[in-house]
RNA sequence: UGAACGCUGGCGGCGUGCCUAACACAUGCAAGUCGAACGGAGUGGAGGAGCUUGCUCCAAAACUUAGUGGCGGACGGGUGAGUAACGCGUGGGUAACCUGCCCUUAAGUGGGGGAUAACAGUUGGAAACGACUGCUAAUACCGCAUAAAGUUAAGAGUACACAUGUACUUUUAACCAAAGGAGAGAUCCGCUUUUGGAUGGACCCGCGUCUGAUUAGCUAGUUGGUGAGGUAACGGCUCACCAAGGCUGCGAUCAGUAGCCGGCCUGAGAGGGUGAACGGCCACACUGGGACUGAGACACGGCCCAGACUCCUACGGGAGGCAGCAGUGGGGAAUCUUCCGCAAUGGACGAAAGUCUGACGGAGCAACGCCGCGUGAGGGAUGAAGGCCUUCGGGUUGUAAACCUCUGUCUUCAGGGAAGAAAAAAUGACGGUACCUGAGGAGGAAGCCCCGGCUAACUACGUGCCAGCAGCCGCGGUAAUACGUAGGGGGCGAGCGUUAUCCGGAAUCAUUGGGCGUAAAGGGCGCGUAGGCGGAUAUUUAAGUCAGGUGUGAAAACCCAGGGCUCAACCUUGGGAUUGCAUCUGAUACUGGGUAUCUUGAGGACAGGAGAGGAAAGUGGAAUUCCUAGUGUAGCGGUGAAAUGCGUAGAUAUUAGGAGGAACACCAGUGGCGAAGGCGACUUUCUGGACUGUAACUGACGCUGAGGCGCGAAAGCGUGGGGAGCAAACAGGAUUAGAUACCCUGGUAGUCCACGCCGUAAACGAUGAGUGCUAGGUGUAGGGGGUAUCGACCCCUCCUGUGCCGCAGUUAACACAAUAAGCACUCCGCCUGGGGAGUACGGCCGCAAGGUUGAAACUCAAAGGAAUUGACGGGGGCCCGCACAAGCGGUGGAGCAUGUGGUUUAAUUCGACGCAACGCGAAGAACCUUACCAGGGCUUGACAUCCACAGAACUCUUAGGAAACUAGGAGGUGCCCUUCGGGGAGCUGUGAGACAGGUGGUGCAUGGUUGUCGUCAGCUCGUGUCGUGAGAUGUUGGGUUAAGUCCCGCAACGAGCGCAACCCCUAUGCUUAGUUGCCAGCGGUUCGGCCGGGCACUCUAAGGAGACUGCCGGUGAUAAACCGGAGGAAGGUGGGGAUGACGUCAAGUCAUCAUGCCCCUUAUGACCUGGGCUACACACGUGCUACAAUGGCCGGUACAACGCGCCGCAAACCCGCGAGGGCAAGCAAAUCGCACAAAACCGGUCUCAGUUCAGAUCGGAGGCUGCAACCCGCCUCCGUGAAGUCGGAAUCGCUAGUAAUCUCGGGUCAGCAUACCGAGGUGAAUACGUUCCCGGGCCUUGUACACACCGCCCGUCACACCACGAAAGUCUACAACACCCGAAGCCGGUGGGCUAACCGCAAGGAGGCAGCCGUCUAAGGUGGUGUCGAUGAUUGGGGUGA
Repeated sequence: UGAACGCUGGCGGCGUGCCUAACACAUGCAAGUCGAACGGAGUGGAGGAGCUUGCUCCAAAACUUAGUGGCGGACGGGUGAGUAACGCGUGGGUAACCUGCCCUUAAGUGGGGGAUAACAGUUGGAAACGACUGCUAAUACCGCAUAAAGUUAAGAGUACACAUGUACUUUUAACCAAAGGAGAGAUCCGCUUUUGGAUGGACCCGCGUCUGAUUAGCUAGUUGGUGAGGUAACGGCUCACCAAGGCUGCGAUCAGUAGCCGGCCUGAGAGGGUGAACGGCCACACUGGGACUGAGACACGGCCCAGACUCCUACGGGAGGCAGCAGUGGGGAAUCUUCCGCAAUGGACGAAAGUCUGACGGAGCAACGCCGCGUGAGGGAUGAAGGCCUUCGGGUUGUAAACCUCUGUCUUCAGGGAAGAAAAAAUGACGGUACCUGAGGAGGAAGCCCCGGCUAACUACGUGCCAGCAGCCGCGGUAAUACGUAGGGGGCGAGCGUUAUCCGGAAUCAUUGGGCGUAAAGGGCGCGUAGGCGGAUAUUUAAGUCAGGUGUGAAAACCCAGGGCUCAACCUUGGGAUUGCAUCUGAUACUGGGUAUCUUGAGGACAGGAGAGGAAAGUGGAAUUCCUAGUGUAGCGGUGAAAUGCGUAGAUAUUAGGAGGAACACCAGUGGCGAAGGCGACUUUCUGGACUGUAACUGACGCUGAGGCGCGAAAGCGUGGGGAGCAAACAGGAUUAGAUACCCUGGUAGUCCACGCCGUAAACGAUGAGUGCUAGGUGUAGGGGGUAUCGACCCCUCCUGUGCCGCAGUUAACACAAUAAGCACUCCGCCUGGGGAGUACGGCCGCAAGGUUGAAACUCAAAGGAAUUGACGGGGGCCCGCACAAGCGGUGGAGCAUGUGGUUUAAUUCGACGCAACGCGAAGAACCUUACCAGGGCUUGACAUCCACAGAACUCUUAGGAAACUAGGAGGUGCCCUUCGGGGAGCUGUGAGACAGGUGGUGCAUGGUUGUCGUCAGCUCGUGUCGUGAGAUGUUGGGUUAAGUCCCGCAACGAGCGCAACCCCUAUGCUUAGUUGCCAGCGGUUCGGCCGGGCACUCUAAGGAGACUGCCGGUGAUAAACCGGAGGAAGGUGGGGAUGACGUCAAGUCAUCAUGCCCCUUAUGACCUGGGCUACACACGUGCUACAAUGGCCGGUACAACGCGCCGCAAACCCGCGAGGGCAAGCAAAUCGCACAAAACCGGUCUCAGUUCAGAUCGGAGGCUGCAACCCGCCUCCGUGAAGUCGGAAUCGCUAGUAAUCUCGGGUCAGCAUACCGAGGUGAAUACGUUCCCGGGCCUUGUACACACCGCCCGUCACACCACGAAAGUCUACAACACCCGAAGCCGGUGGGCUAACCGCAAGGAGGCAGCCGUCUAAGGUGGUGUCGAUGAUUGGGGUGA
């Protein structure tokens, strides 16, 4: 908002109510009235007459009315189809007009005539409706008379005017009227002519009035003239003739859409949208055409014709038109009663009474809108119950309810009861309505939407990217304030939401009020037409402009001030406003027009110099290639490396000569010229432009420039030449996974010339042209001036061009900055989200290629610019790290051990997966562990708390069984308190339920903890400053360091977490201490520090010292620091450890532990036995042992440290070849034991081989642990003696007491170690260096990345869907044209039909009617054409999709 839909719905007032099918309509009503115009007819019967007193006849008043006649049906009411138009709006004009009824002025209203409906009769037809004959009236019709006035014609005059002219006066001539009715009368109503008015209309004009140029030309009565006709009137309105005009880029014509306005909605306004209701105008009345009547119509409820449709019919023929009020069907998302009344207002008729009036006044329906009212008010805490949530305490719903005390608006009932009615009476549809009074009782009256942000309002459950929500962003994948429900809350409230539409916000079409360097956007460049804009002075005009007056701008609406309904909505009075148009008067600064003048804009003249400016002709040298000849010999050429190619038929190279074409090295320069494209050897000819100087000339002649015209790189096209080099296409060789490329060898169009096309480029400064103004500095090119000089420089300065830096200013920023992107003005071009698309269709241009103009459907929520922080780069700079390099030793090959994958299995429990999983969790799976599997048993449970009962606990024992367990037997009565009845604690058993339990799931719900980048040097903050902001600065820079370590500088100054230091071990003294050590010094000795003694030394373990670039020299910047040196046990963080910033990886762990949620509950819990985790074709990781002589074996001889030990370590002695066994001292350990360290050293042997290497595997015999070594332990001895002779591609560790190598110890543990954690012994090599690989730090750069390069992203193909283009055609609609036919009708013609009024004595005439003919013409037909649209096998590109 004229709304619709969903849910809901108490009352009243005032409004509003088919936006769609101008679709079709049943039924009723909506325009009649007048008897005072007329003749009849009917009813009626006062009165009268006749008489056979109950019949007949006459008949007044009064009433009714079909017909004739008059007025009205042209108003009122409806609708918006058509119309882009003088249709509408606004302002004018008519000297070019009409106007019934009404008012006013003047004058009349005399005397005649002929018909006709009704009616009667006959007759046709179903009907509608007629036909013929006869009668009759009028305010119906027709002559005549009269003529003030009027009209026409001619003449004279006066006054005006905008051209034709107009008004008035006057003379003459001709022409033209009438009707009566009522009344006792007065008189009234009529009639005719006329003057003026009012009202209503008609025509003309200025201005305004939608979209499309992918509609650019339109027009033949067209434009004008003369004459005629026609009209109320002007006019090509119509006709004849003449002329050839008229409209159009200020948008004609064509196409689409649309009734216009006052107003209404919105907006600050300017505007934008709209045209329901109310009011004005227009148009239409089933569709199309036409006229008649009339004052007025080409007529909604009149006529004729054609068409479509519907109805009646006796089939011959007729009837109809709701876009009047109700109503029906249909269409649609959707729009009402077949109501009451003429009481009021208004209208028609009438003298009036009155009649008619679906106009109107009212009522009804509808929350459709606006306004008002109510659904109760006060008190009431135990903060009831119930609901919901909960941290289980409570909170909330909530004074809400209950309950108490009141009130009565609305509603209900009863009583009273208006105004609207005017002028005394009478007259009210609404209506017993509004309103008033009384009664009763809280009784009958609340919903809708929302609660993630925008946006006011939050929790629980359910669901689990499902179901769903959604205006935008977006929500939902197991803890959803976003879905659904509930509780609670928020908003509005008889409504609330949704949808649709319009304006606003949107400065997002920008007049007010935008832009175009990079976001979309400057035309490729010039010349120039129309147009727009335009220097100085004077004068004139007054068009623009300004001021005042007048008219108009209808009413309603809007605003203000009042008034009336109880208020409000609503109604009403007055004012304002109506920003506009017209006209009159005035002003004259500015703009415009006219005139005159001026010189500064512009141009011209003269004098100069500069230049790859253009065109033509000619000339030149270097180089490439080719040809000829000579010399000369095996290669040349080419590349990253090659090959194709050339060459013994003599190449390349070199010398000489020649041919030909193209391009012009050096000079050469962000130098010059040109409008741009572009222009580069030299000379000549022709020619354009710019610059400087002079100031005698012209006198605004200027700027821009839609269309138009011209120029316009390269490529391409046509014709004819030319062709050296280069070189698309093409061929070959390489490269590569491929290589239709990059590289190489060849090579054709082309490149060149002449002529003609094309007309595009990142045609760029991505910056249109012109003018003026606005700090500087510094180059460069051309010219001039000044100073100075003998002269040339130098210096100062002016103009023009071309660069850089930079202030103000501008800019989103970057940047621009006198060559502006600054400040202003003028003109042109262009832009308005991305894609579709510079595409399609159409037009124009082109030989073609193609160019130019240039959409839409559909689709997305972005696309884009500049800058910021990161990340990344096969970008750059600096630096570091066993990162590379230099070395040493390994892994990858063998056998075995161990872990993993895979496979297998009843099960091979689970986790860990690049570095940072894989000898990892597991510091040790035979049972247990154990979580897995099979089987057997349990169900308040193996474990915790609570209750009841019984029993102390507990010990021993029988049977079954694999055990768990099941079923029994015997013993035993404890502790504490006691009122002596009993009670309590603990434990066991039984029973019931609360509950236990879960190595079940989720490490992507979590805590804690750990790994990693990385012990890398970084990560931040406060204040300040800079920036619109993100952010920056600090933290960058110059040095230096292991280090953001330190110094210096600096719009920064400080600070924090990291670094370093503080802590531990180690390296050296010292002090203290002394059940190890030493005999150091003394004594003894069994010769062992064994003993006395001692604490000096070693050591132990506490404290303290020491190392700080402190000192010297040099370098450096006088710094920090670095280099070297001295001293020192140690020197530049001495070595090692612990210590891990902000963060990253949803990294690992729910199976250490804890924990939310979910799941299981006679099982996913718990118990037992056995099995499995130990499987084995295979693959990988980590290790051990080796392959041997730097070695193996045998014998002998030395030297450690860390540790551990009572459920333990175990000496010595004995037995055994040995593992080990027996016995047993010592030791809770600086005392005893494990415990002999081994490599090493000395001597011997082996002599290069599958060995005296290596030891797997297997056989046998033993030992130890343990309830138990079968699956599945370790060790010993004898025998056996496999692969393996140093390891492919690849790959790992290590920079010094390190690697390598050698043993020892410990934890776990009954037993089991090649693993892990430690300890000491022996003990190297190498580092030139930072190019490269990997990782990292800082600075910088590019970026279309930000899940951050494991990123992003392009195109084809395949599939699905969608819209569009083309297409042989097919179909509809519309439009104009040509021809045919041609209704009704007006007009014209016609005579041979008919004919009352007038003329005429008559015949006849005038006139009329019908008929016929003609022009025009609707509908119809035929034909070709145009435009829009629909459809079409197939086809084309486009969009979307995981």